A computed fold for an 81-nucleotide RNA from Ferrimonas futtsuensis DSM 18154, annotated as c-di-GMP-I riboswitch aptamer. The model forms 88% of the base pairs in the Rfam consensus. It was read from a public genome assembly, where an Rfam model found it. Model confidence (mean pLDDT): 76 of 100.

[in-house]
RNA sequence: AGCAGAUAAAGGCAACUCCCUUAGUGGGAGGCGCAAAGUCACCGGUCUUACCGUCAGUGGCAAGACAGCGGGACUACCUCA
Numbered sequence: 001a002g003c004a005g006a007u008a009a010a011g012g013c014a015a016c017u018c019c020c021u022u023a024g025u026g027g028g029a030g031g032c033g034c035a036a037a038g039u040c041a042c043c044g045g046u047c048u049u050a051c052c053g054u055c056a057g058u059g060g061c062a063a064g065a066c067a068g069c070g071g072g073a074c075u076a077c078c079u080c081a
Stems, first nucleotide, its partner, number of pairs: 004079002012034002017029004032068001038074003042071003045066005051060002
């Protein structure tokens, strides 16, 4: 340095619920869990609002969200074997 991740240490993030706001996002409390639960919307998938279409429904398109759905890319603390 790379690989790897232990009943290791120091830290980090924040599920779900409640409150405020919101379509979603966001903020506060709490702590389900996570070795990348750090960053990126490139690919697949899921969700939301508006519009189109339909007798209705399935559906279509645009914008946004999900990185804690999976793949991929980049970066990173510590260190037993």